A computed fold for a 75-nucleotide RNA from a Microcaldota archaeon, annotated as transfer RNA. Rfam family: tRNA. From the family's description: Transfer RNA (tRNA) molecules are approximately 80 nucleotides in length. The RNAcentral record of the sequence draws on ENA. Taxonomically the source falls in Microcaldota (Archaea, Nanobdellati).
RNA sequence: GGGCCUGUAGCUCAGUCUGGUUAGAGCGCCGGUCUUAUAAGCCGAAGGUCCCGAGUUCAAAUCUCGGCAGGCCCA
Numbered sequence: 001g002g003g004c005c006u007g008u009a010g011c012u013c014a015g016u017c018u019g020g021u022u023a024g025a026g027c028g029c030c031g032g033u034c035u036u037a038u039a040a041g042c043c044g045a046a047g048g049u050c051c052c053g054a055g056u057u058c059a060a061a062u063c064u065c066g067g068c069a070g071g072c073c074c075a
Base pairs, nucleotide, nucleotide: 001074002073003072004071005070006069007068010027011026012025013024020058030044031043032042033041051067052066053065054064055063
C1' cells in the first nucleotide's frame, strides 16, 4: 500500500441478508421479597448519539459514500 471482517446498554451478543409494531436478550448494577444474616431463587425498575459525518427515502441500527478504531490475510 491492497483485500476482507467487526463496531448496538456497564460486559457478552442478537437484530442488518429482505428498510416499516415503542430498539431487544443474558449477565451485571439498583430497589423489593425471602433468610438470624449472606448467597441462590422470585418480582420490579433504571440504563442506548445503534462508532462519527453526509446522502437516498414517506420512513435508516439496517441501503450508499467518506472517516475513525480494532482484528485477519496479502504485498